This is a predicted structure of a 74-nucleotide RNA (transfer RNA) from a Candidatus Woesearchaeota archaeon. The coordinates come from a structure-prediction model, not an experiment, and the mean pLDDT is 82. It matches the Rfam family "tRNA". From the family's description: Transfer RNA (tRNA) molecules are approximately 80 nucleotides in length. The sequence is in RNAcentral, with records from ENA.
RNA sequence: GGGUCCUUAGCUCAGGCUGGUAGAGCACCUCGCUCUUAACGAGGGGGUCGUGGGUUCAAAUCCCACAGGAUCCG
Numbered sequence: 001g002g003g004u005c006c007u008u009a010g011c012u013c014a015g016g017c018u019g020g021u022a023g024a025g026c027a028c029c030u031c032g033c034u035c036u037u038a039a040c041g042a043g044g045g046g047g048u049c050g051u052g053g054g055u056u057c058a059a060a061u062c063c064c065a066c067a068g069g070a071u072c073c074g
Base pairs, nucleotide, nucleotide: 001073002072003071004070005069006068007067010026011025012024013023020057028044029043030042031041032040050066051065052064053063054062
């Protein structure tokens, strides 16, 4: 230098192919239970979907560029 893949909640990851209200588990907060903690049960908060631009009535999703990471080739 070139190819491929990855980037979404505090963490680990779905969703993307087929555009139409952003999700799960763990963690966190509150309450119940308990002598207390843990476990268990109920409820709750938390995201401008890596950045910028384009297409579209509408973009996490499609297109382009860039940034960061993984891997292969040279």